A computed fold for an 83-nucleotide RNA from Paenibacillus sp., annotated as c-di-GMP-I riboswitch aptamer. Rfam family: c-di-GMP-I riboswitch aptamer. About the family: GEMM was predicted in a large-scale screen for bacterial structured RNA regulatory elements. The coordinates come from a structure-prediction model, not an experiment, and the mean pLDDT is 89. The sequence was found by an Rfam model in a public genome assembly.
């Protein structure tokens, strides 16, 4: 240093829910709130999942250009230092 994840220290983030906001929705943002998280920091590159405004369709329905990083993988940055 890397892999790795015990302790110690400094801390960090923030699920559900409620209120408000943006949005067609999924979901976002802010406040309250903590289920949890060693990357639950950042990035939609791959997979997967959600939604269906618009488009297609006689209808059922199909469809991402929309979204999910706290679904997984990957890339990248970071605190501590045992086995």
């Nucleotide at each position: 240093a890397a892999a790795c994840g015990a302790a110690c220290g400094a801390g960090g983030c923030a699920a559900a829910u409620c209120c408000g906001u943006c949005g067609a929705a999924a979901g976002u943002c802010g406040g309250a709130g903590a289920c949890g998280c060693a990357a639950a920091g950042c990035c939609a590159c791959g997979g997967g999942c959600c939604u269906a405004a618009g488009g297609c369709g006689a209808a059922a329905g199909c469809u991402a250009u929309g979204g999910c990083g706290g679904c997984c993988g990957g890339g990248u940055u970071g605190c501590c230092g045992a086995a």